[in-house]
This is a predicted structure of a 65-nucleotide RNA (transfer RNA) from an Allostellaceae bacterium. NCBI's taxonomy places the organism under Bacteria, Pseudomonadati, Alphaproteobacteria, Rhodospirillales, Allostellaceae. It matches the Rfam family "tRNA". Its mean pLDDT, the model's own confidence on a scale to 100, is 80.
RNA sequence: GGAUAGCUCAGAGGGUAGAGCAGAUGCUUUGUGAGCAUCAGGUCACGGGUUCGACUCCCGUUCCA
Numbered sequence: 001g002g003a004u005a006g007c008u009c010a011g012a013g014g015g016u017a018g019a020g021c022a023g024a025u026g027c028u029u030u031g032u033g034a035g036c037a038u039c040a041g042g043u044c045a046c047g048g049g050u051u052c053g054a055c056u057c058c059c060g061u062u063c064c065a
Stems, first nucleotide, its partner, number of pairs: 001064003006021004015052001023039005045061005
């Protein structure tokens, strides 16, 4: 310094957690590929604290560099 979806990563000043890829379904197609549409998928590493409200701020712990 980092830990957020299966993977790679965003999340700006605390106010409903997102994208791409991968996956499922449908359409299209000679076609298992490509394209398009839709859908699903999260204990935000763990335990506390502050706050009306925490991925975000504070303390501790674990793991990675």